Predicted 3D model of a 1422-nucleotide RNA (small-subunit ribosomal RNA) from an uncultured prokaryote. Rfam family: Bacterial small subunit ribosomal RNA. Rfam links the family to the GO terms ribosome and structural constituent of ribosome.

[in-house]
RNA sequence: AACGAACGCUGGCGGCAGGCCUAACACAUGCAAGUCGAGCGAGCCCUUCGGGGCUAGCGGCGGACGGGUGAGUAACGCGUGGGAAUGUGCCUUUUGGUUCGGAAUAGCCCCGGGAAACUGGGAGUAAUACCGGAUAAGCCCUUCGGGGGAAAGAUUUAUCGCCGUUGGAUGGGCCCGCGUUGGAUUAGCUAGUUGGUGGGGUAAUGGCCCACCAAGGCGACGAUCCAUAGCUGUUCUGAGAGGAAGAUCAGCCACACUGGGACUGAGACACGGCCCAGACUCCUACGGGAGGCAGCAGUGGGGAAUCUUGGGCAAUGGGCGAAAGCCUGACCCAGCCAUGCCGCGUGAGUGAAGAAGGCCUUAGGGUUGUAAAACUCUUUCACCGGGGAAGAUAAUGACGGUACCCGGAGAAGAAGCCCCGGCUAACUCCGUGCCAGCAGCCGCGGUAAGACGGAGGGGGCGAGCGUUGUUCGGAAUUACUGGGCGUAAAGCGCGCGUAGGCGGCGUGUCAAGUCGAGGGUGAAAUCCCGGGGCUCAACCCCGGAACUGCCUUCGAAACUGGCAUGCUAGAGUCCGGGAGAGGAGAGUGGAAUUCCCAGUGUAGAGGUGAAAUUCGUAGAUAUUGGGAAGAACAUCAGUGGCGAAGGCGGCUAUCUGGACCAAUACUGACGCUGAGGUGCGAAAGCGUGGGGAGCAAACAGGAUUAGAUACCCUGGUAGUCCACGCCGUAAACGAUGAGUGCUAGACGUCGGGUGGCUGGUGUUUCGGUGGCGCAGCUAACGCGUUAAGCACACCGCCUGGGGAGUACGGCCGCAAGGUUAAAACUCAAAGGAAUUGACGGGGGCCCGCACAAGCGGUGGAGCAUGUGGUUUAAUUCGAUGCAACGCGCAGAACCUUACCAGCCCUUGACAUCCCGAUCGCGGGGACCGGAGAUGAGAUCUUUCAGUUCGGCUGGACCGGAGACAGGUGCUGCAUGGCUGUCGUCAGCUCGUGUCGUGAGAUGUUGGGUUAAGUCCCGCAACGAGCGCAACCCUCGUCCUCAGUUGCCAUCACUUCGGGUGGGCACUCUGGAGAAACUGCCGGUGAUAAGCCGGAGGAAGGCGGGGAUGACGUCAAGUCCUCAUGGCCCUUAUGAGCUGGGCUACACACGUGCUACAAUGGCGGCGACAGAGGGAUAAUCCCUAAAAGCCGUCUCAGUUCGGAUUGUCGCCUGCAACUCGACGGCAUGAAGGCGGAAUCGCUAGUAAUCGCGGAUCAGCAUGCCGCGGUGAAUACGUUCCCGGGCCUUGUACACACCGCCCGUCACACCAUGGGAGUUGGUUUGACCCGAAGCCGGUGCGCUACCGCAAGGAGGCAGCCGAGCCGCCCACGGUAAGGUCAGCGACUGGGGUGAAGUCGUAACAAGGUAGCCGUAGGGGAACC
Repeated sequence: AACGAACGCUGGCGGCAGGCCUAACACAUGCAAGUCGAGCGAGCCCUUCGGGGCUAGCGGCGGACGGGUGAGUAACGCGUGGGAAUGUGCCUUUUGGUUCGGAAUAGCCCCGGGAAACUGGGAGUAAUACCGGAUAAGCCCUUCGGGGGAAAGAUUUAUCGCCGUUGGAUGGGCCCGCGUUGGAUUAGCUAGUUGGUGGGGUAAUGGCCCACCAAGGCGACGAUCCAUAGCUGUUCUGAGAGGAAGAUCAGCCACACUGGGACUGAGACACGGCCCAGACUCCUACGGGAGGCAGCAGUGGGGAAUCUUGGGCAAUGGGCGAAAGCCUGACCCAGCCAUGCCGCGUGAGUGAAGAAGGCCUUAGGGUUGUAAAACUCUUUCACCGGGGAAGAUAAUGACGGUACCCGGAGAAGAAGCCCCGGCUAACUCCGUGCCAGCAGCCGCGGUAAGACGGAGGGGGCGAGCGUUGUUCGGAAUUACUGGGCGUAAAGCGCGCGUAGGCGGCGUGUCAAGUCGAGGGUGAAAUCCCGGGGCUCAACCCCGGAACUGCCUUCGAAACUGGCAUGCUAGAGUCCGGGAGAGGAGAGUGGAAUUCCCAGUGUAGAGGUGAAAUUCGUAGAUAUUGGGAAGAACAUCAGUGGCGAAGGCGGCUAUCUGGACCAAUACUGACGCUGAGGUGCGAAAGCGUGGGGAGCAAACAGGAUUAGAUACCCUGGUAGUCCACGCCGUAAACGAUGAGUGCUAGACGUCGGGUGGCUGGUGUUUCGGUGGCGCAGCUAACGCGUUAAGCACACCGCCUGGGGAGUACGGCCGCAAGGUUAAAACUCAAAGGAAUUGACGGGGGCCCGCACAAGCGGUGGAGCAUGUGGUUUAAUUCGAUGCAACGCGCAGAACCUUACCAGCCCUUGACAUCCCGAUCGCGGGGACCGGAGAUGAGAUCUUUCAGUUCGGCUGGACCGGAGACAGGUGCUGCAUGGCUGUCGUCAGCUCGUGUCGUGAGAUGUUGGGUUAAGUCCCGCAACGAGCGCAACCCUCGUCCUCAGUUGCCAUCACUUCGGGUGGGCACUCUGGAGAAACUGCCGGUGAUAAGCCGGAGGAAGGCGGGGAUGACGUCAAGUCCUCAUGGCCCUUAUGAGCUGGGCUACACACGUGCUACAAUGGCGGCGACAGAGGGAUAAUCCCUAAAAGCCGUCUCAGUUCGGAUUGUCGCCUGCAACUCGACGGCAUGAAGGCGGAAUCGCUAGUAAUCGCGGAUCAGCAUGCCGCGGUGAAUACGUUCCCGGGCCUUGUACACACCGCCCGUCACACCAUGGGAGUUGGUUUGACCCGAAGCCGGUGCGCUACCGCAAGGAGGCAGCCGAGCCGCCCACGGUAAGGUCAGCGACUGGGGUGAAGUCGUAACAAGGUAGCCGUAGGGGAACC
C1' cells in the first nucleotide's frame, strides 16, 4: 500500500459497486423450458352458425443454449502461434426436384392387474410419424466394367414448408512447436508398450481397436512416482526486474448425489433425459415404488464470516410460433449489510468579564479557550407540501409519485474512534506498588511510573476509527537487474577424467543466434493518454496508444555459431644437460636400548616436589668382553629440497613418475574447467598370517588428594613393525578450488643458463621458496606479481543460533562407522574483528617496615575494656574483612537513657494563632497523702510596661476549643552535609591538531632520571587544568628590634634568695629579617636532566615534623549530631515519674594494663624538663619520674607477682545494695617468657620513664598532648601483602567473590524407535460379472416376388424375447508398496525459579587447548 474480509467501539444522507473464501455437507416449499391447432385425428366449451376457444395424445422444433460450481485435472487441460484429414440444425448462396403406393400405432372404446407408481389384452383410427417402388441434374462408391441412394404437406390468395446439391457464415472435433507448481530422502519407466503391414471403427487422422511381423520407445535438458493446483485476460504490490493472487466482469476447460453405460440427435455420453450398481432420504396395503438446489429465493449444518422463500418481463437477450402471443429466478429493478470506493452534512460571522466548572500550580497564576454563553445570519442534507420526467421514433414503465424542480419551518434531527517512553505526531496529576496490568520490537511495573488504571490536556483520522488475519514492499535477507565463501555461514582432503560450459590468429562461405524493414496475430473489458455524460467525484461512454509475445516474408553479415581452408604466439613432441628425503622392490651399515653368557666388584640401585610400589647379598646398579633380537636412522639439517595431496630423511645398485634449464626442429588449437564417475588418501581402527627391542591405550600397584576412575612414579597387554585385504576420516589448514592475462619495488635463499672483469666478484634471465612493502582491496585484522589487487571462463559451497551433521529413508562397510540429509520445538540472539578497562597460580621495570636484617610485643596467665554468643521483663540503638570490636561513649550509681516493669498526663514537656479570666503575676516553701510524678498547701518574698486614661494595647500566668505540637518511629537503597578507604599512591583529564569508518588512539608511550606525569632528551603533536612540589605552621643557626613577671657578664648593696639598685651583654620570650640554590669544585652521564664525592656551612641535595587528600571506587558509614523527601503513630510509637536495665556469664574473639623477675625487687638519698591547666598570671599553685648513688635480697612461685577475699577507713554525691574511686592491715591466686599464628618500628625512631589535659560531683590500664633516657639493623628485592607504569592472553564488563561444562533429581513440551492396531491411497494376479454397445444364434414378422391361388425358391429388410461370446462398473480372495492417526515401553532433545555432585573450558584456567580415531570412567572428562 492492498483486501470477497472478520472482530471491538461508534454510526446522519446519497451515488456506484460487492456480498458462503468453510461442508462438491444434507435439503422442506415455490419457481427456474417450453412452444407450435397454419402437421394429425379425437374430445370438450362458446357461437351472431361465418366461426372462435381450450387441450390429453401422436408429430415438429427447442430441452447440447442460457444459469451454477471448481470436486477432479500437472493434461495439448489452458495460453500463444501454426496445421490437415473432418462434420456443422437453424441462417445465407447456387442449382435441381417435390411422383406412385403401402402397412402400422397412440389417443379414444371394451375387458383386466395394482395401495400407488404404473401396466396387460382386444377391436378400430390419422398425420409434415413409419415403409416400399419410380426418377437422379448434381452427389457418393468403384476393380472404371459398373453400382447405390430422395422428398410432406398445410393453406388455398399471398406464402410457409419438404428433398437432393454447390459455396459461405457460425460454432465444433482432431494434430503440432513453445510456455505452464514443489519434491531426486521418487532413478530408472514401458507389453498395445514403440514402429510396420493389412483390416475394423469414426464425421475425421491415428494402436483408437484387432491379427501378424520387428524390438523398439521415454529418461539427469529430470522419465516414472508422490504432493499440491482448474488455466487465462487480468488483480494487488514494486522505481523496475520481480513477488503474490486467479473473488466480482470476460474467454476456455471440467463437473452435476457417487461409479459405470449407452440411446436419441446436426450437436450429449446430456444439471432440472434414460438404464444399471452403490450410499442416503421419503412413500407403502411390505408385494413394490419415488428422489437428486454446484439454477433463483429459502432451511438445517459447518464457520470468525457472506443477503429477500421480493417486483417485472417495461427494457436487453433467448426458445417456440406465419403471427398474435406464450415461456424465461437469463435479465431489468427493488430489499438487507458502513463490506469497499466516491461525494455531502452535523452550521457561519461577531464575541474577553479571557465567565462558571474541570485540571495543573512555584498559590502569583496557567490551561481548557473565541471554545461556551450572548448577538447577528444562512438552510446544503434530512423533514413537510406542490409539480414531476428521460429511459419507448406508434402502443406497452416493474423501477416510481423515483430522479429532478418549486415552496415552507427551524440551528433546528446528525461525532466518534485510536493514540501520547523510543521507533512515531502528541504530557501532566492522582491511584497502584514485579501486584493489578501493558507490550509490534526494545522493554515498562518492586512507594515519587510521561510505558499499568482514571482524569485533565494534547496528537491523528473522521461516519468512521482501531484490532486481527493475509499478500507485496522496506529485505541488496536467494542478489537476472543486485550478494557472498582467509578469521563472521560458506573452497569438495587431493588427483585423473566423461557429459556439459567456455575457448587463439587469418581467409572464404552458410545465415541458426543477432540486427533492420514489412505483413499476420496478440478477443472484449482492464491499465495509460485525449475527449465526453451523470451538479463534482466514484462510476459510465467514445477515440487513441499500449498489450514489452508468437508466426511469417524480404534484407544485412560486424560479433557468436556451423562448414571449408590456412597459420603459430596457447598446448604438446624430438635432441642435450644438471638438481632432488618423489615412488617401488632387493641388499647392506654403524651408534643406542633391552635381553642372554662370562669377568671385575659391593650394598645399594631406581624414581620423585618429597616418597613409595619396584630391582638387589640367590650379588643388583656401575664397569669390561662376547652374543641375540627388533625398531629407528644423531651430526650433515637449512622459513633447504621433492611430491597433486596424504606425505617423504643411514648407505648401495636396479626399475620408475614428475618438474626445471638451454638450443633448434616438428605437430598445428590437439586447450581450460569439470556435475556424475574413478583412483590416491595421516593416525587410530578391523580381518588373516608373521614379528615384537623400545614405547605404550586398557589393566595392576605406589603416591597425591576431601575424593583422584587423572596429572607424577613402578610395571604392563592390544597396538606401534612386515605381507595381503578393508576402512575413507582429521584443526586432511595457507582454515585461501583449479586455469590464464595484466598491475611499483628493494632484500634473502634453492636449481639451471648467460655476456663483463677475472679467480672471485658482480650483470642479466627462466623456474621455485621466504620475510618486507607501493598502488589497490578489506568490517577490521591483514593481503599485497606465490593477491585476499584488476579482469575472464568453469566447478564446489553459504543464507540467524540451538535442535543436528542428529532422526528417518537410500547407498557403502566384516564391524566401528561413513556418506547423503530433514522436521517439530525453542531462543533474540549466536558470531567476526578491533577498542577501553578489569583480571591472570602471564612477562618486564619500580616503589612501600611489604619481605629480609634487627628491637620490642600480641597469641599462654590474672585483671581492665570492647564485641560476638547466651541469658533476661529489659540486658536501648548503631558500627561487622582490611576500612567494626579502649569504635559513636572527652568518662551509664539517679540524671544521662533512647530499653524494661509499674504509676500518671492528653492542645500536651516545647512553638505560633484564637477566646475567657487574673494583674496577689511570679519566686521560695514548712507540714500532710503518695514510691514519685503529682495533689493540697500554712507561710515568706515580690506589687509588670506603655497610655490619646477607654480594663485600650503589650507582656506574664491560669483555664478552654481547635488548627497543630511531639516522635532517638521506618527507609543512609529517596537525600544534603560530614566521614572512612584505596592513598600523600602519582596519578586523573581537557582544548586544538593529527591518525582511525568507528569505539578510540596520540599527547600521558619511548631513552634516562626522580620521593613525584620530578626534570631532561626524543617523538604528530603543541599547550593547558586538577593533583606532585612550592607558598602556610613548627623545630634547628644567625642578625635585628623590644626588656617585665624573664636574665645576671660587668658595678654596687645584700637577711644571701637576681632578693635590691643597676644593666639588657647572655639565656629566654615574640615580632621582623637572613640563611640552602646542586650555588661552588672534581668525577660520571648524551655536552642534558641528574647522580656520586668534596669544600664551605647551624643545616646539603625534599634538613626533621605537621597542615594540606586529584578524577574517582566501595548503592562504604551515619535519618540516634544536625538538616531533609516520602511513609507511619496521635488518651500514644508523644510527655512525666519511681525502680530496674545498659554493669548479666558456660563460653569465643579483639584492644590493653600488670607480670613471670637480679639489665630485677625493696629501703634510703636523689638532679634536671616540656607542654598544659587554674576565667586573669613568663610573677602564685598543680610539680615530678626513670636515670644516678648507697644499702639489702641470691634464683626460690621467692622480699618475684599482685589477682581474689576479709576487715577498717577516707572522698564525692539526695543516694555508692544491684553498681564508684582511693587508703591501712590481713589474704596472697594464676603466672618461670607463652602452640599454630600474628603486630609495631628505620633515629632523637623503637624501647623505657614519668608529667599534663579534655570529659568530669566522683570515677582512666582508654584517648589527646608533653618532655627525660635512648638503641639495634637494612646483604638485598627471590618470596608473602599492597601499589604504580609498560606489555601479553581473555569466552570476564555486576568486570575472577567473574564466566562456565556435564551427569543426576523434579516439572512441562515437541520428537525418534516400538509388539501392534486403525484408516486412506495404490500395484500386479485371480474370482464374480449389472446395465449397455458390438458380434453370434434365433422363436416370430414384413410392405418384396408372383396374373392369381399361394409360397418361402431367390433377393432385400424390419421388429425381437431368450441364449452364447467379448469388453466392463460395483463387489470379493490372497499378497505387496506407500501415507497418516493411535500405541505399553523406550532413546536422546528443548525449556524451567532453582536443587545434588564435582571443576572440564575461558589467564600458562593452575596437566596449553583443540581435531580425527580407539579404549576407559558417576559426570564434566581421562